[in-house]
Context: one part of a larger RNA
């Protein structure tokens, strides 16, 4: 470079915003860069191919033609692509009117429960397990009642439910704030799609500094189990888990399925809107848009399965794969306080 691929065989960047680039709606006018046609110049010779001829033949040599796939000039064509220009509204966006939501941030606040402290009642056990023991308890525990402190998490509602780009988001209230959906068709008039780099966000664990510390709990200690038991079980228990400010940048970051647009049978739910019909009204019925599920036809698939939320049929753009091990490692670069991350081989071997 060509080709085939990427749900599970190797392969979709964890997610978004967006630069360059690539690609891009309808109808005109214009241009003629791409594109196409004609003509012309050039494309050295030798070589190569075809053919004719010369050495007795051949190799070899000579003549002619072809080829030289290309590049340039000139004249033309104008469907498509591009450039210029005008216009349109269906793509995209804005405005008006509604609407649902654990979307994000800050502050305030509530009840249940665990633990601890104080006081009352009360007495010999409690706790724990397969069974025990370590442990706690006559210095009065466990149990129970009253009072107090503190931290963390929010039962029921709760759902195949909702929201968010992903990570993720759940007691209540207030404030600040992002996005979506429906409707209206009033406005702009292709303003669009994708997106190498870049930038931003990014669970848990971990790191730095300062707070906080109820419960849980790596490490650690003890008790058991066992041949042993650096475990599983039990009693304790420190980092951590929580908050503030920063760092880290990874996950089976999963739908293991990139984004956008178009097309291609249906059936049954759930959630949020609109319209119609009906009614006193709610419900019910019909219909439409958006989201989220289950089943299933065509088609696809190695099969499993997917199937209008495609893994079907197409288009555009990006990312990635190319036998197993060595290895997501070494070296180097970049990033990081470190832990490490990212980019990423080879020898060798099967």
């Nucleotide at each position: 470079c060509u080709a085939g691929g990427c749900g599970u065989a190797a392969a979709g960047c964890g997610a978004g915003u967006g630069u360059a680039g690539g690609c891009g709606g309808g109808c005109g006018u214009u241009u003629a860069a791409g594109u196409c046609u004609a003509u012309u110049g050039u494309g050295a010779a030798a070589u190569u191919u075809u053919u004719c001829g010369g050495c007795u033949u051949a190799a070899c040599c000579g003549g002619a033609a072809a080829c030289g796939u290309g590049c340039g000039g000139u004249a033309g064509a104008u469907a498509c692509u591009g450039g210029a220009u005008g216009u349109c509204u269906u793509g995209a966006g804005u405005g008006g009117g509604g609407u649902a939501g654990a979307g994000g941030g800050u502050g305030u606040u509530g009840g249940a429960a665990u633990u601890c402290c104080c006081g009352g009642u009360g007495u010999a056990g409690c706790g724990g397990u397969g069974a025990a023991a370590u442990g706690c308890g006559u210095a009065g525990a466990u149990a129970u009642c009253g009072g107090g402190a503190g931290g963390a998490a929010c039962a029921c509602c709760a759902a195949a439910g909702g929201c968010g780009a992903a990570g993720g988001c759940a007691g209540a209230c207030a404030c600040c704030u992002g996005g979506g959906c429906c409707u209206u068709u009033a406005c702009u008039g292709a303003c669009g799609c994708u997106g190498a780099g870049a930038c931003u966000c990014g669970a848990a664990a971990g790191c730095u500094a300062g707070g906080g510390g109820a419960g849980c709990a790596a490490a650690c200690a003890g008790g058991a189990u066992u041949a042993g038991a650096u475990a599983c079980c039990c009693u304790g228990g420190u980092a951590g888990u929580c908050c503030u400010a920063g760092c880290u940048g990874u996950a089976a970051a999963c739908g293991a399925u990139g984004a956008u647009g178009a097309c291609u049978a249906g059936g049954c739910g759930c959630a949020g809107g609109g319209g119609g019909a009906a009614u006193c009204g709610a419900c019910c019925c019909c219909u439409u848009c958006u989201g989220u599920g289950c089943c299933g036809u065509c088609g696809c698939u190695a099969a499993c399965g997917c199937a209008u939320u495609a893994a079907g049929u197409c288009a555009u753009c990006c990312g990635c794969c190319u036998g197993g091990g060595g290895a997501g490692u070494a070296c180097g670069g970049c990033c990081g306080c470190a832990a490490g991350g990212u980019u990423a081989a080879a020898a060798c071997u099967c």

Predicted 3D model of a 350-nucleotide part of an RNA (small-subunit ribosomal RNA, central domain) from a bacterium. It matches the Rfam family "Bacterial small subunit ribosomal RNA". The family is grouped with related families in Rfam's "SSU clan". It was read from a public genome assembly.